[in-house]
RNA sequence: AGAGUUUGAUCCUGGCUCAGAUUGAACGCUGGCGGCAGGCCUAACACAUGCAAGUCGAGCGGCAUCGAGAAGAAAACUUGUUUUCUUUGUCGGCGAGCGGCGGACGGGUGAGUAAUGGUUGGGAACCUGGCCUAACGAGGGGGAUAACAGUUGGAAACGACUGCUAAUACCACAUGAUGUCUACGGACCAAAGAAGGGGAUCUUCGGACCUUUCGCGUUAGGAUGGGCCCAAUUGGGAUUAGCUAGUUGGUGAGGUAAUGGCUCACCAAGGUAACGAUCUCUAGCUGGUUUGAGAGGAUGAUCAGCCACACUGGAACUGAGACACGGUCCAGACUCCUACGGGAGGCAGCAGUGGGGAAUAUUGCACAAUGGGCGCAAGCCUGAUGCAGCCAUGCCGCGUGUAUGAAGAAGGCCUUCGGGUUGUAAAGUACUUUCAGCGAGGAGGAAGGUAGCGUAGUUAAUACCUGCGUUAUUUGACGUUACUCGCAGAAGAAGCACCGGCUAACUCCGUGCCGGCAGCCGCGGUAAUACGGAGGGUGCGAGCGUUAAUCGGAAUUACUGGGCGUAAAGCGCAUGCAGGCGGUUUGUUAAGUUAGAUGUGAAAGCCCCGGGCUUAACCUGGGAGUUGCAUUUAAGACUGGCAAGCUAGAGUCUUGUAGAGGGGGGUAGAACUUCAGGUGUAGCGGUGAAAUGCGUAGAGAUCUGAAGGAAUACCGGAAGCGAAGGCGCUUCUCUGGACAGAUACUGACACUCAUGGACGAAAGCUAAGGUAGCGAAAGGGAUUAGAUACCCCUGUAGUCUUAGCCGUAAACGGUGUGCACUUGUUGUUGGUGGAUUAACCCCCAUCAGUGACAAAGCUAACGCGAUAAGUGCACCGCCUGGGGAGUACGGUCGCAAGAUUAAAACUCAAAGGAAUUGACGGGGGCCCGCACAAGCGGUGGAGCAUGUGGCUUAAUUCGAUGCAACGCGAAGAACCUUACCUGGACUUGACAUGGCGACCCUUCGGGGGCAGAUGUGAAAGCAUCUUUACGCACACGGGUGCUGCAUGGCUGUCGUCAGCUCGUGCCGUGAGAUGUUGGGUUUAAGUCCCGCAACGAGCGCAACCCUCGUGUUUAGUUGCCAGCAGGUUAAGCUGGGCUCUCUAAACAGACUGCCUGUGAUAAGCAGGAGGAAGGUGGGGAUGACGUCAAGUCAGUAUGGUCCUUAUGUCCAGGGCUGCACACGUGCUACAAUGGUCGGUACAGAAGGAAGCAAGACCGCGAGGUGGGGCUAAUCCCCAAAGCCGACCCCAGUUCGGAUUGUAGUCUGCAACUCGACUACAUGAAGUCGGAAUCGCUAGUAAAGGCGCAUCAGCUACGGCGCCUUGAAUACGUUCCCGGGCCUUGUACACACCGCCCGUCACAUCACGAAAGACGUCUGCACCCGAAGUCGCUGAUCUAACCAUUUAUGGAGGAAGGCGCCGAAGGUGUGGGGGAUGAUUGGGACGAAGUCGUAACAAGGUAACCGUA
Repeated sequence: AGAGUUUGAUCCUGGCUCAGAUUGAACGCUGGCGGCAGGCCUAACACAUGCAAGUCGAGCGGCAUCGAGAAGAAAACUUGUUUUCUUUGUCGGCGAGCGGCGGACGGGUGAGUAAUGGUUGGGAACCUGGCCUAACGAGGGGGAUAACAGUUGGAAACGACUGCUAAUACCACAUGAUGUCUACGGACCAAAGAAGGGGAUCUUCGGACCUUUCGCGUUAGGAUGGGCCCAAUUGGGAUUAGCUAGUUGGUGAGGUAAUGGCUCACCAAGGUAACGAUCUCUAGCUGGUUUGAGAGGAUGAUCAGCCACACUGGAACUGAGACACGGUCCAGACUCCUACGGGAGGCAGCAGUGGGGAAUAUUGCACAAUGGGCGCAAGCCUGAUGCAGCCAUGCCGCGUGUAUGAAGAAGGCCUUCGGGUUGUAAAGUACUUUCAGCGAGGAGGAAGGUAGCGUAGUUAAUACCUGCGUUAUUUGACGUUACUCGCAGAAGAAGCACCGGCUAACUCCGUGCCGGCAGCCGCGGUAAUACGGAGGGUGCGAGCGUUAAUCGGAAUUACUGGGCGUAAAGCGCAUGCAGGCGGUUUGUUAAGUUAGAUGUGAAAGCCCCGGGCUUAACCUGGGAGUUGCAUUUAAGACUGGCAAGCUAGAGUCUUGUAGAGGGGGGUAGAACUUCAGGUGUAGCGGUGAAAUGCGUAGAGAUCUGAAGGAAUACCGGAAGCGAAGGCGCUUCUCUGGACAGAUACUGACACUCAUGGACGAAAGCUAAGGUAGCGAAAGGGAUUAGAUACCCCUGUAGUCUUAGCCGUAAACGGUGUGCACUUGUUGUUGGUGGAUUAACCCCCAUCAGUGACAAAGCUAACGCGAUAAGUGCACCGCCUGGGGAGUACGGUCGCAAGAUUAAAACUCAAAGGAAUUGACGGGGGCCCGCACAAGCGGUGGAGCAUGUGGCUUAAUUCGAUGCAACGCGAAGAACCUUACCUGGACUUGACAUGGCGACCCUUCGGGGGCAGAUGUGAAAGCAUCUUUACGCACACGGGUGCUGCAUGGCUGUCGUCAGCUCGUGCCGUGAGAUGUUGGGUUUAAGUCCCGCAACGAGCGCAACCCUCGUGUUUAGUUGCCAGCAGGUUAAGCUGGGCUCUCUAAACAGACUGCCUGUGAUAAGCAGGAGGAAGGUGGGGAUGACGUCAAGUCAGUAUGGUCCUUAUGUCCAGGGCUGCACACGUGCUACAAUGGUCGGUACAGAAGGAAGCAAGACCGCGAGGUGGGGCUAAUCCCCAAAGCCGACCCCAGUUCGGAUUGUAGUCUGCAACUCGACUACAUGAAGUCGGAAUCGCUAGUAAAGGCGCAUCAGCUACGGCGCCUUGAAUACGUUCCCGGGCCUUGUACACACCGCCCGUCACAUCACGAAAGACGUCUGCACCCGAAGUCGCUGAUCUAACCAUUUAUGGAGGAAGGCGCCGAAGGUGUGGGGGAUGAUUGGGACGAAGUCGUAACAAGGUAACCGUA
C1' cells in the first nucleotide's frame, strides 16, 4: 500500500466481498511447564446452608457461664495436703441488659435516569462526627428506668401488670462571652466522669485532695467530607410542532443547614420553542479501551472518579451524616412456619444451588501483611484484603533435544519405467539434561507486640504515663514458597488449518450437476490442482481454525476529503420574511482573532528516560503530554459593533426604440358543416383491397341564399416578447417589463433564500352556457389463429366561454440564482456613435439579446467552450447500489380523481453511464452472382430402377439428416464380403512378440520343420492310422464394443467470395483506431490509379503448373505417304522417304504492345488494325484468417473406458433384397423433329495375359466350337444419332414397354430366398403432368452414342471420362435468394433460432388492510385512602419545673380524635405502542407450465412523459 467481482473487450460510476488489528468471548480438533492478568455480557430470575458489623467492664447496675482466691463443712489418708459440697462479685473476666461509638464506611449491581445525572470551568446563601490549633469551663442538685424478682397472656413471634436499682442514660438550677436574638433597654443558651499513681493534710475508712492520661461543655479558626446554584458540553426520531396554571415573575409569610414556587396567600400574565420545546424510543456518565496516518468511528468488562439502586411501591424516625443492602413502619407480589388465632423473610456482600443460556470458577485458608470499626491498651471483629483452588480465557517466556550420519535403507506416493520424492529425515554413532520426576538445603514478605533495663518529658514526685534507645522473647495464611545443589535417563512432552484466483503452497485415486464445497468470483454432468481420501507442500505453533462483534481498508456521508448535462442527484417558475453573506475611506471599540502569564485539566493508563523480578509480560521512580476551560495582560492588520463620509454595486428622474408580453371590447375574410331553393342523374364515399355508411323519398357534383361555431393560410424566419407555463387576422382601450443615449439625484438601499404567499401546459372536477370541425368511451365494418388494436363509417363526454377547483408533465438546455475574470472567427434581432454618400447600402466602434464553429482549460467519454459543463466568490435545493417503491402506514391539502411528505421487512451481486469491435434490422447507400428477369430443357403426374424415412422382423448390421443426409460411405450384399440374427463349436486363442522345455539337420556361426491320409459330421470339429518328431505355464493377444462433445489426420460448407492480418509510426486514459477509410463511367479481384499520418510487409487475388487452340525446331517407329519405284480383287502391302497428318520434347506467340476516342494528363474503358488467338483466349489443378463442439473412433492412427470359456475366434443357414405408405435422385416414355425395316458414313478417349480375341463354322438369339495376332501408336475391342430408301397416318396406335408365362444361354462349389442376358408369347400405366421447384450464357444447354474402374457374374438406368450433332436469350437490377464494402440504430455478444414484458396456474417467504379479541405504557376526571410528616384539637392520661390552700392547680407533654398531602387499589374516558385475526391486497423468489408478443432495429402502429 491494495485486490476480486457488472463487459466479447474498455474507461467510468457504483455496490458487494477479501487481506489487517482487536475481544470479559463461544464452538471444533489438539494439549508439556511456568509467570502475570482475567473469569454470569443472558433472568435487577428465585434462593437451601454457612459466613460477610461489631466493639468498649478504663461509662453502669450486675454475676447466667469459666477460672482463681477467701471462709465454712464433710471425706480420705501421707496430719497438712488432696478431693467433694456450701457460701461469698473478692479477683481475672463476662452471657443478657442500660449506656457510648460504629453500623451513612468498606463490599455488590447497572434496573431506572437524556437530566434532580456525568465532564470541564465558575459561583454564594450553607452544614461538617471523629482529627488539628487556640481560648475558657467542667459548681451544686433532682426524678426515673431496663436488667433483676414476682404474677400472668400466647403454639410461636412477642408481650402485660406489680415491685427494686445504677450510670459518661435523663432533667431543672447556678455561672457565662469573643456565642445567638434584639425594639439596643435587654433577653437567652453548657457540661460527666473514668482509670493509673501518690508525699503531706483531712476522713464516716468508702474516700476527699494532688497529679498524669483519656473522656465532657462553650467559642473561634483549620483540615476533610458534604449540600446548593450557573454556563458550555454530553444519544436517535419532525411519519412528535406547539408546550405550560405553581405554570413565569413580584410582595409577604412558612419551611430548610442553606438559596429558591421548595410551600402557601395575594397581585401581574407571563414563561418556553425551528440554535428543535413537548412527546417518544434507547442508554448509567467519565478517566479510559479499541481501531485509525490523522481527523474521526465504535465502545464504557477488569482498575479509578461520580451517580443511581438494594424483592416492588410509598413514608418518615434516629443521627454530624440516611429518607439507610445485612434498621423501622405501611401497602403489594412471592416463599416459609402455624395449635389457623397469628407470625417470619429479602445473596444486585463471599462461597454455593436451581433456572436461563453458546457461555463464565471453590459452600477453600488466614487476619501473617495493607486498610477499616471499637477500645487507654492487650485485643476482638473484618468473604474488605492477602493468598491458595478451577479454566490455554488472554499476554509473555521456556521446552519437546544437539552434532554426525548416503547403502541416498526399507516402507509410502508418483512415474515418461529411466527414475523422482518423502530425505540427513530415520536407523546407527557420539553428546547434553533446561522443564517435568525424586532427594537435600533454603531467603524475603516482620513493621510490630510483650517483659526488663537506660534516658528524656510531665509532675511535688526517683511513682504512674509517654517518647527514644537497648536486651530477651514472640508473631507467616501462602508453604512440600521463590531460589540453590544432587540423582537418573533422550528419557515424559505436537498439533491445527490451508494448498482454483484473491493468497504462501500440486499430484494420484474415488465420485460423475450425485454426494458435496463455497468469504466473493464460483467448482462438480467420466481425465475435478475447487468435492472425499492419500502422498507431498505451505502457514502458524501449545496452540490452530470457525462463528459472533468493532474499527480499518471505505475519499462508500467526503471538516481534513465527494458529487448533481447523459451514471443517483437543480425544487416547474419567479417573489420574498427569518437566516447566511456583503463595495470603498477614516476614526473608535475590543466580541471574534493573535501572543504572553497564572490557575486548573485526580490517580492509573498511552509515550520517553531510568530501576526491580535470570528475560519478557508484569511491577515501579521521574518527565513529557492531557490539543481543553477559566482568569488576566497586551496587539489592533483582518471580520464584527458604533460613528462620520464616498460613488464604481443597486435604484430614481428624463429622451427615444422594438416586440405573437398581459387583460377587456369591437370587427373582417377564407374554409367547414347544416338548412332552404334551383339545375341534374346514378352513383357517392372509403381502402392495401373491401365493407359498414349516404343515395331514385333524388345523393354526390354545381349555383344562389341563410345560419352557426371554432381557428386565424401566405408574411413566418433555430426571428421577437415573457419568470416559467406560454403568446400569432385586424382595430380600440387599460397595463407590466426590457433595451439604448445623455446628464442630474439617493448613497450600499445589494445578492441568495428554509418556512410562507402568488403564477403554473394538457387532462380532470363543480355550476351555468355553447357545440361547426375534431373526437376518449360506445356501436358497426374490415384485418387476423384471435384483434376488446393499428385501417374505415358513425359518434358521446371533452375541446370553446364565464366563475371556481386541481397543482401535475421527458414542466428539458434533462444544465438553480447572482457577480467577476479568460484566445479567436462568423450569422442574425434591437439601439447609439464615427466615417462616407445626393441618399441608401457597404465599413469601423460599442451596448443589449439570440445562433454556429474552434483555442486554452475542463470532462469517464460524449461533449462544453464569454449564453461554460473553464477560473473563482456568495447563498439555496438535491444525491449516497439495484429491486421492493415514489409504494405501505401516519400527517397535511383536495368535492373527487388524487397531490405532497415518505419508510421497512425481504431479495439480488449486480443495476448503470459513455465509448469500442462484431452480429443483426420487416434501416439507408453502392456493387456482384444463372440471384431475378429473358430463354432452352427438365423435376413434381405414369411405369420401372435406386437411396432414405416409416412399418415389419429372430435379424432386416452400422453410419450420413436443412442448404452442406437421401444412385451418400458402397469403384459393384447369391456364399465370401458381413459388422446383424438363429444354431453348433474353440479358449494363450484366427493374428503378433518375448520366455521355458523337448525333437530333427548342421559347415557348430546358425538354420529349418512341426505335417499327411482315412472315417464321420451340415461344417467347424472329433476319432483313428502313418510318421523319430510339439508341448507347457505366463506376460499377452483380440474387439466394426462406447465416447468425433477427449483427439490426430482427412473432408464438407460459407466460397475461388475478396477478403484476413502484422511491424514501425501517429491518434486515443483505454478497448481500439489509422493503414484496409475517401474519390474513380476502375477491376473478375484489397485489381490498379489519385488523394490521405501513415510507411512498408505477410497470407489470399493474379502470375508461375497441366491441358486445348497457331506456328517453328528436333526426332521419325509401331505413326504418316507428297514425290520415286514395286505391287494386290482391294489395302502404306513393300522398297524408300519424313513433305504433310500425327506422335512428344523444346521453343515462339498476347503485353491494352499499336491507332482513335473517352477519362483527371491517371488507372482504366469503348472501338479499330494486325493476328490462329484480344483484353484473366477456353478448361483444370490451386481453397487466405476463420465459422458450423459440421462429418468421420466402421478406412487407418489414438487417450480414456468396458468385455476376456466372450462384446474375442471359427462354421452352416438366414438377413442386409422383407412392404398399407411418404420423400429424394434417375431411366424409359407418352410419339410423326417420331416408330419399324433395309442400306450406308464419320469419332475420341480408354482397356487387354487366370486377359483382349480376329478370321472361320453352328445357333433366330443370348451364346457355343475352335483359335491367327497381341506382353500392345504394331494385335484385339471399336459407335449412335445422321444420311438414303420403304412402311406406318394420329389411334392408347407398327407409340409405350411394365407385368406375367414358357423355353433357353452364361458366370459361378451353388442363381430357391436373391444374378444378368436371349427367344417366343403377354402388352399395364401413360396422350406432356396442380401447388411448387431445378439446371444452363457457347462448342454451353439439349440430343446421341462410346469407353473405363470395381468385377467370377451382376441389380450400372449409378459414377468417372470421351467424342458426334449443336441452339435460344440477357431490356435491365424494382423485386426474391446469397454475398462484399461504407454508414446508421441497438436493451443483442450462446450474437434475432437473440433479448424480453404482463396476466393466469403451482410452491415458499416477508409485508400491508381487516369485523374483532389480548396484554402493556400513559394523559385527564372522580372514588377510596394505609403508614407517616405537618397543622388543629385533646372533656382522657401525665415523674423531674413553678405555685401554694400539701394534694391540688399551672407550664409542658402524650394517647385518642379531626384535617391537608398521600402509595397501592377502583371507576369512567382518551391516547401511544406491541403481538394476534377468518378473509383479502399487492410484492419477492423458484432449469425446462399456460396465453399472447408490449419493449430493444423504423421491433414491424417511432418510443416516452402527465392525465382521463